[in-house]
RNA sequence: ACAAUGAAGAGUUUGAUCCUGGCUCAGGAUGAACGCUAGCGACAGGCUUAACACAUGCAAGUCGAGGGGCAUCACGAAUUAGCAAUAGUUUGGUGGCGACCGGCGCACGGGUGCGUAACACGUAUACAACCUACCUUUAAUAGAGGGAUAACCUGGAGAAAUUCGGACUAAUACCUCAUAGUAAGAUAUUUAGGCAUCUGGAUAUUUUUAAAGAUUUAUCGAUUAGAGAUGGGUAUGCGUAGGAUUAGCUAGUUGGUAAGGUAACGGCUUACCAAGGCUACGAUCCUUAGGGGUUCUGAGAGGAAGGUCCCCCACACUGGUACUGAGACACGGACCAGACUCCUACGGGAGGCAGCAGUGAGGAAUAUUGGUCAAUGGGCGAGAGCCUGAACCAGCCAAGUCGCGUGAAGGAAGACAGCCUUAUGGGUUGUAAACUUCUUUUGUACAGGGGUAAAAGGUUCUACGAGUAGGGUUUUGCAAGUACUGUACGAAUAAGCAUCGGCUAACUCCGUGCCAGCAGCCGCGGUAAUACGGAGGAUGCAAGCGUUAUCCGGAUUUAUUGGGUUUAAAGGGUGCGCAGGCGGUAUUACAAGUCAGGGGUGAAAUCUUGGUGCUUAACAUUAAAAUUGCCUUUGAAACUGUGGUACUUGAGUGUAAAAGAGGUAGGCGGAAUGUGUUGUGUAGCGGUGAAAUGCAUAGAUAUAACACAGAACCCCGAUUGCGAAGGCAGCUUACUAUAAUACAACUGACGCUCAUGCACGAAAGCGUGGGGAUCAAACAGGAUUAGAUACCCUGGUAGUCCACGCAGUAAACGAUGAUUACUAGCUGUUAGCGAUAUACUGUUAGUGGCUAAGCGAAAGCGAUAAGUAAUCCACCUGGGGAGUACGUUCGCAAGAAUGAAACUCAAAGGAAUUGACGGGGGCCCGCACAAGCGGAGGAACAUGUGGUUUAAUUCGAUGAUACGCGAGGAACCUUACCCGGGCUUGAAAUGCAGAUGACAGGCGAAGAGAUUUGCUUUCCCUUCGGGGCAUCUGUGUAGGUGCUGCAUGGUUGUCGUCAGCUCGUGCCGUGAGGUGUCGGCUUAAGUGCCAUAACGAGCGCAACCCUUGCCAAUAGUUGCCAGCAGUUAGAUGGGGACUCUAUUGGGACUGCCACCGUAAGGUGAGAGGAAGGUGGGGAUGACGUCAAAUCAGCACGGCCCUUACGUCCGGGGCGACACACGUGUUACAAUGGGGGGUACAGAGGGUUGCUACACUGCGAGGUGAUGCUAAUCCCCUAAAACCCUUCUCAGUUCGGAUUGGAGUCUGCAACUCGACUCCAUGAAGCUGGAUUCGCUAGUAAUCGCGCAUCAGCCAUGGCGCGGUGAAUACGUUCCCGGGCCUUGUACACACCGCCCGUCAAGCCAUGGGAGUUGGGGGGACCUGAAGUACGUGACCGUAAGGAGCGUCCUAGGGUAAAACCGAUGACUGGGGCUAAGUCGUAACAAGGUAGCCGUACCGGAAGGUGCGGCUGGAACACCUCCUUU
Repeated sequence: ACAAUGAAGAGUUUGAUCCUGGCUCAGGAUGAACGCUAGCGACAGGCUUAACACAUGCAAGUCGAGGGGCAUCACGAAUUAGCAAUAGUUUGGUGGCGACCGGCGCACGGGUGCGUAACACGUAUACAACCUACCUUUAAUAGAGGGAUAACCUGGAGAAAUUCGGACUAAUACCUCAUAGUAAGAUAUUUAGGCAUCUGGAUAUUUUUAAAGAUUUAUCGAUUAGAGAUGGGUAUGCGUAGGAUUAGCUAGUUGGUAAGGUAACGGCUUACCAAGGCUACGAUCCUUAGGGGUUCUGAGAGGAAGGUCCCCCACACUGGUACUGAGACACGGACCAGACUCCUACGGGAGGCAGCAGUGAGGAAUAUUGGUCAAUGGGCGAGAGCCUGAACCAGCCAAGUCGCGUGAAGGAAGACAGCCUUAUGGGUUGUAAACUUCUUUUGUACAGGGGUAAAAGGUUCUACGAGUAGGGUUUUGCAAGUACUGUACGAAUAAGCAUCGGCUAACUCCGUGCCAGCAGCCGCGGUAAUACGGAGGAUGCAAGCGUUAUCCGGAUUUAUUGGGUUUAAAGGGUGCGCAGGCGGUAUUACAAGUCAGGGGUGAAAUCUUGGUGCUUAACAUUAAAAUUGCCUUUGAAACUGUGGUACUUGAGUGUAAAAGAGGUAGGCGGAAUGUGUUGUGUAGCGGUGAAAUGCAUAGAUAUAACACAGAACCCCGAUUGCGAAGGCAGCUUACUAUAAUACAACUGACGCUCAUGCACGAAAGCGUGGGGAUCAAACAGGAUUAGAUACCCUGGUAGUCCACGCAGUAAACGAUGAUUACUAGCUGUUAGCGAUAUACUGUUAGUGGCUAAGCGAAAGCGAUAAGUAAUCCACCUGGGGAGUACGUUCGCAAGAAUGAAACUCAAAGGAAUUGACGGGGGCCCGCACAAGCGGAGGAACAUGUGGUUUAAUUCGAUGAUACGCGAGGAACCUUACCCGGGCUUGAAAUGCAGAUGACAGGCGAAGAGAUUUGCUUUCCCUUCGGGGCAUCUGUGUAGGUGCUGCAUGGUUGUCGUCAGCUCGUGCCGUGAGGUGUCGGCUUAAGUGCCAUAACGAGCGCAACCCUUGCCAAUAGUUGCCAGCAGUUAGAUGGGGACUCUAUUGGGACUGCCACCGUAAGGUGAGAGGAAGGUGGGGAUGACGUCAAAUCAGCACGGCCCUUACGUCCGGGGCGACACACGUGUUACAAUGGGGGGUACAGAGGGUUGCUACACUGCGAGGUGAUGCUAAUCCCCUAAAACCCUUCUCAGUUCGGAUUGGAGUCUGCAACUCGACUCCAUGAAGCUGGAUUCGCUAGUAAUCGCGCAUCAGCCAUGGCGCGGUGAAUACGUUCCCGGGCCUUGUACACACCGCCCGUCAAGCCAUGGGAGUUGGGGGGACCUGAAGUACGUGACCGUAAGGAGCGUCCUAGGGUAAAACCGAUGACUGGGGCUAAGUCGUAACAAGGUAGCCGUACCGGAAGGUGCGGCUGGAACACCUCCUUU
């Protein structure tokens, strides 16, 4: 310096992510309404609905200076009565003036938005096709006559409105004559100009037409003509809604000639002639609507609106018509028709608030029946003046915008109350209040009070150019004594509303308990709700605050700015091609588009900016800018366009040699299939997962020969080739079409795209006629199945084939429109060409793969683009309803094409991620299977559970992971349950206050006991103040095995001792996430090694710990005893060697060897060693899953009970018993039972105990007695085994249940309900169905011993200990569980998932429907008011003219038919939404028959099947190609 002030997002689809996409919110606005609340002022606003109906008043009059006059008022005069005051009468004489004649106005101002989609409006032009009263200006003029009429008077009709007749009269009312040109008309001549018709001027001739007066003498008027101004009229360009499910419309229609009409052009009207005119650039029809300046919103472009103010239009109860007039077809004029209201004497009349007020009605909703002409403006008038619901003011209304106030400063005991809390306390309300000081806007009272009047009128003066200017004086104020100013008083008179889960600023308590309710979207509420209701507190705005409605914005969500179409919605099935759109190189002309300068216009107001005025602001005002537009003019010539000329590279033609399943028609061929005939041959064939139906002894199947028929063409064959697509495959002939290559001969932009249109168009299907071998919808039968209208099987008809027609759709797909140009590479392949060549290479056109850049939400695409650009066409705008309904077109039909809405949801969807799952795949492991051994399931009993029963059978645990579980021990107690009897500060704990000095013990009584009660014994310390302790009373507390394990802590089970689960940094990806943790090898192991965009680390694994197996050292008592002494006896002396005990060490590490392997590691009856590859066993349980278990172990939040859901006591129950299940014990016997004899353990326990020993009892036991507080003593003889003997296969010498009797022990007490002993009794049971469990070595099996709990024991259970001591594992196909990788997914509450359709029930909107009913519009016919025009006019009139009559046209009315649009309708069709209904299971995984598309048939339903197509199908195998090494 220029430019310029301007642009925000969020919530919601998912387990999470990115995207697409809708819904919703935050902002602004309003003529608003509703709810709660309310102090004041200024400015502006106020029927959006019924253009519905209107009571009452007012809204347009004025002029006596046009007129006749005089009803009324006043004055004068005269007169009558009277003394007078006064009263009456007369008189238009005067001021004035009702009504009347006349002039001007009433066409303005004010209201409303019905109609109108139109030259109505806006803008810009034009009128050579026009008018204009009043006003200004210029020129000229006003002579002479005439006859009426209203009023007044009079008569009549009528209820009224009103009207008829007679007679008189005036005018600036009306008429006649005269005069007149620069007026109008006609003719002729001439001239100038223009824009086509034409227009202007001049000259000459001719025809026609004027006038009015008043008066105060100053003026005001009248007539003709010209010009101006103002206001109107008309025409034209452009712009100004929606619908094509409205495609054709038009008869004065389009044009011409002539006439009429108009202010004027014109089919404006009429006659005649011609047959035109409009339309896809949307005619006609339908629906809606006054238009603009502007207003709201928006960054803008746009979108929406048209209230107030201004301009234009239209209308005035509805429809029609003209009259008057300068101007109207006239809001407060006329006539007619219609509807409605009112009056009526029933004959007839009156009316039009969409003027201002006001009323009713309608409605969610919109005001006073106010004041004044003071100002501004209008009408009339010479003027004074009159009129003015225009206007100016006031009233009502928070209905809007702006401004002010409801106090200010100080004040902490941080007061009380309230609320919250972890409650002796703290926080908050909160400097808030109280209190002190101050102020007075507002308020109340009083007083003053400018300006709106710079204006106009009256009067007077001055000046001069003589009708103007100026001065003085006086009169005029509704609002209103208002604004404003001053004084006094006194914080005095003044705060609410909404919200507080996120979006979105603001949090707690109580109540409620999917109830009541909230909600704009997501969503809250099922007992701890920041989401409901209340409270406290907080936040936001504030005389307002919220809600509702509507518009714009956000929404780039209709995308010009500024979107898309592979998979999200979306490329037409394909080509040709008219219109249209776009278009190669060079040059020239023009100047339409384009650009620049100038001019006109774009009203004012509004908006923006700078000022100014109201105390400020809103508001008002002034100036500028802007008004992005249209018209016109001058220029420029790059680009586009138009015309001309030229070019060759786009396009086409030609020539040459090659290619192909391109098309149409004909001919020919072999294999297979079926059938027929004949032969051989014999019992089955065929078919399936397995079968059956079927065929076959009347000879099938098989096999051989011959014949016939129809259909399809093996190999070649290929990511091959051709074609526009659909599609095309044996060989051959004819005809025909095409791309590409090479040459560069010819034409010279001839091109690209393409709405409507035309043609082609798989399969299925339709029509007619053939043909019919195979296959095969439908159908039949057989299977399968709960069923099986299916999958499988046997048959089988349309069809499949041909000809000619129709149909016109497919996942008609590359889910990718056509054309052109440009942008790194690598590697195949087809057809050509160049080069000597097959190698190699270049190039053109096709056809594949992988990649760079780039693009994309990603997957992916990537010269064959989904990249970068250009042109044209088609299509999309949330899901469902629905490609449905209605309408239309096409079709023989099936159906196709076009193609909605109501209603409903907050999603539907794409790609990718992590999981989970799969009747997907690969690899691996486990007593998972297999191989074995022994069991369970059958019997009896024990025990636990379910069920049933009961007063109670307390409670919990319920697939694996409940069921000999909590319980490691229910006779009372336990005990929680039931019945009964008691207590209520309570059985136990504790604070405070008071009282007492006991409480307690002992002995009695009552009672089932708890308990009650009698007698007796009876406190401690002390500084003497009191304290301790105990009891009682009162009070705060207690107590609860009551509820919630889905509020919790802690603990536990399970997956699983499975090998996994994660992190930091880095890297990859927009992101969720991935990588690491994958791959190869290996391991018990994410154990290691190698590789590697990863490198490391953590929790797990392993190791460290305990125990066991070997050795050593140390130590020897209660243990041990080789040698010595010695004995009944390691009893003793003695010993430390051994065993053992218990402490410390060692030892084992694939360390060594061989082989394999890169290594890790593996293999080996290898060596050595007590032990060999984690030696055996234990403890140890990652991140997490199951809302897993436990509120009854304990703890704990919340809720509940408080003379009971607490507590004490007695008794009962937990032990019941038609039954079912689990876990066990004992058996069924001879590998055994009985009897006798003889051996060998380990680990534990013991003083309220274990007990030797002795005696006693058949025995359980009893009575004595001793040792041991334990390597000392005791429990404690281990049993199986071994030896001898008996039994001899039986319900037994097996088995021991059950029962009877007699006892023992524990214990207050063994009835319910203990264990044990002895005698007697001697049940079932002869090895156990389907099915199922455990176990891989000192294991299974088998044998006994011990311990805990415990008075005793229902223990056959649990936990330990040792003795004896096996079999088998080929192996990983299968079942179960698990781990890793990969794949699909519509699942994520995660397959116990998701989800489809019929049927049944309720609700909602909608289609069809015999019909019924209403509406607007059009055409036809009949009738036809008022009225204009025309004709006539014998009647009236001197005349002008008129009455009357007729014709045309028309509003309205009527008749009949048709189309369109609504409402309603028995019944009916599908659709949507609903609580947990019924039937199946179609889809998602290979969804259990891969799915889907088109079509046809069939079926309760999803659906099934046939034919053709697609991959948007999994898995496996093979082939081909590519990349890397």
A computed fold for a 1525-nucleotide RNA from Porphyromonadaceae bacterium COT-184 OH4590, annotated as small-subunit ribosomal RNA. Rfam family: Bacterial small subunit ribosomal RNA. Its family is annotated with structural constituent of ribosome and ribosome in the Gene Ontology. It was read from a public genome assembly. NCBI's taxonomy places the organism under Bacteria, Pseudomonadati, Bacteroidota, Bacteroidales, Porphyromonadaceae.